[in-house]
Context: one part of a larger RNA
RNA sequence: ACCUACGAGUCACCCUCUCUAGCAAGGUUAAGCUCUUCAGGAGUGGAACCGAAGUGAAAGCGAGCCUGAACAGGGCGUUAAGUUAUAGGGGGUGGACGCGAAACCAAGUGAUCUACACAUGAGCAGGUUGAAGGUGCGGUAACACGCACUGGAGGUCCGAACCAGUUAACGUUGAAAAGUUUUUGGAUGACUUGUGUGUAGGAGCGAAAGACCAAUCAAACUUGGAGAUAGCUCGUACUCCCCGAAAUGCAUUUAGGUGCAGCGUUGUUGCAGUUUGUAAGAGGUAGAGCGACUGAUUGGAUGCGAGGGCUUCACCGCCUAUCAAGUCCUGAUAAACUCCGAAUGCGUGUAGAUGAUCCUCGGCAGUGAGGGCGCGGGUGCUAACGUCCGUGUCCGAGAGGAAAAGAAUCCAUAUCAUCGGCUAAGGUCCCGAAAUGUAUGCUAAGUUAAAUUAACGAAGUUUUGUCGCAGUGACAGCUAGGAUGUUGGCUUGGAAGCAGCCAUUCAUCUAAAGAGUGCGUAACAGCUCACUAGUCGAGCGGCGGUGCAUGGAUAAUAAUCGGGUAUAAGCAUACUACCGAAGCUAUGGAACCCAAGAAACGGGUUGGUAGGGGAGCAUUCCAGUUGCGUUGAAGGUUUAUCGUAAGGUAGACUGGAGCGUCUGGAAAAGCAAAUGUAGGU
Numbered sequence: 001a002c003c004u005a006c007g008a009g010u011c012a013c014c015c016u017c018u019c020u021a022g023c024a025a026g027g028u029u030a031a032g033c034u035c036u037u038c039a040g041g042a043g044u045g046g047a048a049c050c051g052a053a054g055u056g057a058a059a060g061c062g063a064g065c066c067u068g069a070a071c072a073g074g075g076c077g078u079u080a081a082g083u084u085a086u087a088g089g090g091g092g093u094g095g096a097c098g099c100g101a102a103a104c105c106a107a108g109u110g111a112u113c114u115a116c117a118c119a120u121g122a123g124c125a126g127g128u129u130g131a132a133g134g135u136g137c138g139g140u141a142a143c144a145c146g147c148a149c150u151g152g153a154g155g156u157c158c159g160a161a162c163c164a165g166u167u168a169a170c171g172u173u174g175a176a177a178a179g180u181u182u183u184u185g186g187a188u189g190a191c192u193u194g195u196g197u198g199u200a201g202g203a204g205c206g207a208a209a210g211a212c213c214a215a216u217c218a219a220a221c222u223u224g225g226a227g228a229u230a231g232c233u234c235g236u237a238c239u240c241c242c243c244g245a246a247a248u249g250c251a252u253u254u255a256g257g258u259g260c261a262g263c264g265u266u267g268u269u270g271c272a273g274u275u276u277g278u279a280a281g282a283g284g285u286a287g288a289g290c291g292a293c294u295g296a297u298u299g300g301a302u303g304c305g306a307g308g309g310c311u312u313c314a315c316c317g318c319c320u321a322u323c324a325a326g327u328c329c330u331g332a333u334a335a336a337c338u339c340c341g342a343a344u345g346c347g348u349g350u351a352g353a354u355g356a357u358c359c360u361c362g363g364c365a366g367u368g369a370g371g372g373c374g375c376g377g378g379u380g381c382u383a384a385c386g387u388c389c390g391u392g393u394c395c396g397a398g399a400g401g402a403a404a405a406g407a408a409u410c411c412a413u414a415u416c417a418u419c420g421g422c423u424a425a426g427g428u429c430c431c432g433a434a435a436u437g438u439a440u441g442c443u444a445a446g447u448u449a450a451a452u453u454a455a456c457g458a459a460g461u462u463u464u465g466u467c468g469c470a471g472u473g474a475c476a477g478c479u480a481g482g483a484u485g486u487u488g489g490c491u492u493g494g495a496a497g498c499a500g501c502c503a504u505u506c507a508u509c510u511a512a513a514g515a516g517u518g519c520g521u522a523a524c525a526g527c528u529c530a531c532u533a534g535u536c537g538a539g540c541g542g543c544g545g546u547g548c549a550u551g552g553a554u555a556a557u558a559a560u561c562g563g564g565u566a567u568a569a570g571c572a573u574a575c576u577a578c579c580g581a582a583g584c585u586a587u588g589g590a591a592c593c594c595a596a597g598a599a600a601c602g603g604g605u606u607g608g609u610a611g612g613g614g615a616g617c618a619u620u621c622c623a624g625u626u627g628c629g630u631u632g633a634a635g636g637u638u639u640a641u642c643g644u645a646a647g648g649u650a651g652a653c654u655g656g657a658g659c660g661u662c663u664g665g666a667a668a669a670g671c672a673a674a675u676g677u678a679g680g681u
Base pairs, nucleotide, nucleotide: 001681002680003679004678005677006676011094012093013092014091015090016089017088018087020085021084022083023082026050027049028048032044033043034042035041036040054061055060064076065075066074067073097235098234100232104225105224106223107222108221109220115199116198117197118196119195120194121193122192123191124189126158127157129154133150134149135148136147137146138145162186163185164184168181169180170179201217204212238616239615240614241613242612243611248261249260250259251258252257262367263366264364265363266362267361270358273354274353275352276351277350278349279348281346287340288338289337294334295333299329300328301327302326305323306322307320308319309318310317370395371394372393373392374391375390376389377388378387379386400411401410402409415589416588417587418586420585421584422583426579427578428577429564430563431562435576437575438574439573440572441571442570448566449565456551457550460548461547463545464544465543466542467541468540469539477535478534479533480532481531483508484507485506488502489501490500514529518527519526590606591605592604593603594602617670619667620666621665622664623663624662626660627659628658635654636653637652638651639650640649641648642647
């Protein structure tokens, strides 16, 4: 891992509701006793219980009672039949659907492991160092002291046995539930060790690590209380049909639990409900406004007053690159501002439409972690697949088609069958079903063909507006001119168009030429421009708008529009055809509702999690009934066939002795899951 077997809402009593049955203002017996078949009945038994009257704390009174001074008001009653029993739904008390703790308590068992202790024994190769003391000599007044020898101390040193376990490797389904090898520490000591004995569970023992107390220790093990408790996790077994939620409010030692309400289902009662128009209403949002309040607020004018300065003996007075009330002009603002003020929405009346969607009272729930998207908001950074409200929708509980892929985006709500048809969104070159469609433009960037990208920049290009110039010749190019007073005046070392300042930037000759556009010189010079003529011969220039394109352009393994690829198979506008879904439709079938006693080619409906309701299939046993079987039962293997399904029936082979139909009844009554239990492979 697979297969087989087992494996979870049960039973007792009480309460409540529903169906059914008996009797009914009544209903019913319990224990016991009597009688019987072989173990279930029959009879008896009226004790007791429920109901028929309530009310008050009670005495009590009574269709009323209580409160109260009350003949008031108010509270509870009167005006609806119960009771017994079977079955079923639910609740309560019990282990109460099953498995599952860590723990708590009691009584016992453990110190053959290990910790410490007691008693009595045992063990420690060899080597090193050389304390005290002693002896001799020296030395001293006597000591002290010195030297040599002797001596053999020590939690001394090196190092086997022994004890330990520092390092590394191996081992890691091991040789081993802690080892092996290497290396290392102690090795006469607080040493190691044998045997016997002691200390016991909130206790022991501990050179102290919460260590050890039999592979178990922040409280051992065994048995019991015990099926402890588990607002937690997991699991909870056949089929079909009808309906179908919630993730909200309030409260909670409450927040992943629960109570009540909301939303579902089922029975019941009433006749409402929904929507459109219309009539008259309540209201202060969006917007708007603010010499209409409360706040906040731009610029200007004026300048009460203050500050500063000047002045004066003092008062007065004057000035101001300061602040500034009020007034006037002007601009703009608010969730907690409003002189105003919608659209929607809301309640009511009325008319129409629709057709069970509404309400009452009961039975049974589940839900009370929600999520995405659009719109209106708070919070946040007008960040988040963020968070919190409102409102709608979808997912949740929703399959199908489109978006390459995809919970909630778009289309569309799947009763079943069909090698029928038409469409939606979206598509029609190939992958891929259907146009290499029609018409007119645009784009040259592979822009683009999915989504999203800025400020700013640019003779990209399309189209449009406007203002100018132009056969009296524009624009561009080429040729020529571009002068004179004058080197304008001032300034300056110089200043001559061109450092700077000034201005009646003037006048003359001119086709035209600035007291000068730029380069240049120390200053001149020189080059050039404006401006003019000639040549040429038809459009040229400025400023705006618009479409598409361009730079800006940046992410971590190698790239890509889904891919191939495409100059359209890109973009824009218009049109036609086709494809395309479980949508619609065609044909046939099933079930449910309207629907009642029944029916129609009458109408409508049939996605579905939690959950409610209904109808069935199968298994074992019992009672009655009626059958089969050695001419082959059950069981097994297989084929055919019937039924919407659970399932049923028949044949063949195997097997070798029991088994079924029908009508009822009763349950140890259905397995894929529980890291399920046992066995097998």
Predicted 3D model of a 681-nucleotide part of an RNA (large-subunit ribosomal RNA, domain II) from a Paludibacteraceae bacterium.
It matches the Rfam family "Bacterial large subunit ribosomal RNA".
Model confidence (mean pLDDT): 84 of 100.